[in-house]
RNA sequence: UACUUAUCAAGAAAGACUGAGGGACUAGGCCCGAUGAUGUCUUAGCAACCUGGGUAAUACCUGGUGCUAAUUCCUUGCUCCGAGCUAUCGGAGAGAAGAUGAGCU
Numbered sequence: 001u002a003c004u005u006a007u008c009a010a011g012a013a014a015g016a017c018u019g020a021g022g023g024a025c026u027a028g029g030c031c032c033g034a035u036g037a038u039g040u041c042u043u044a045g046c047a048a049c050c051u052g053g054g055u056a057a058u059a060c061c062u063g064g065u066g067c068u069a070a071u072u073c074c075u076u077g078c079u080c081c082g083a084g085c086u087a088u089c090g091g092a093g094a095g096a097a098g099a100u101g102a103g104c105u
Base pairs, nucleotide, nucleotide: 003103004102005101006100007099008098013043014042015041016040017039021032022031023030027075028074029073044068045067046066048065049064050063052061053060072097078093079092080091081090082089083088
């Protein structure tokens, strides 16, 4: 890097440095941000997957990865249903994409 598979409505913030943009992509919203965003590091926390331990089974413990604004922030990209002033609005589902873990190459 590619592929396979599981999950994605829960959970969990402080400090230092940095200094203007950020929330993956298209488009539209909305939101965060000089009362410091983003990023890096430290500490703390969470507990999803995996390793090991433990148990009758849980619980629990250790370690690895991960995560710690908003449902993956929401919608749009397809299908169906309903309403309709034919502009559009509302609802449901699937897919794609993405993130993370595990496996494999």
Molecule: SAM riboswitch aptamer (S box leader)
Organism: Roseivirga sp.